Record summary: A computed fold for a 121-nucleotide RNA from a Bacteroidales bacterium, annotated as SAM riboswitch aptamer (S box leader). The sequence was found by an Rfam model in a public genome assembly. Model confidence (mean pLDDT): 78 of 100.

RNA sequence: GAUUUAUAAAGAAGGGUGGAGAGAUUAGGCUCUGUGAAGCUCUGGCAACCUUUCCGGCAUCAGCCGGAAAAAGGUGCCAAUACCUAACCUGUCCGGAAUUGUGGACAGGAAAUGAUAAAUU
Numbered sequence: 001g002a003u004u005u006a007u008a009a010a011g012a013a014g015g016g017u018g019g020a021g022a023g024a025u026u027a028g029g030c031u032c033u034g035u036g037a038a039g040c041u042c043u044g045g046c047a048a049c050c051u052u053u054c055c056g057g058c059a060u061c062a063g064c065c066g067g068a069a070a071a072a073g074g075u076g077c078c079a080a081u082a083c084c085u086a087a088c089c090u091g092u093c094c095g096g097a098a099u100u101g102u103g104g105a106c107a108g109g110a111a112a113u114g115a116u117a118a119a120u121u
Stems, first nucleotide, its partner, number of pairs: 001121007013043005021032003026086004044078003049074002051070008082113001088109007
């Protein structure tokens, strides 16, 4: 890098360094930022994917599913829903139009894309 599966409205920030950008990509919006961005680093924390224990269920007796608890280690994460919107589907409303079409706003859904974990390669 690729494939598969799972997850995301919750949660958790300070120091040093750095010196102008950042919020994945494109566009628009919005937000953060010299009261110091990104990056690097130290410390602290959150969470519970990997891990461990217990309970219940199922089983083809390999294991699988659900729940509870723990946190030493491997990752991850610590502004805003993955910051919001975009293409598709459904519904409601509005304008125009006049007949099944078109534009806009809002709500919901399902994708795509990206991220992270675990397994395989």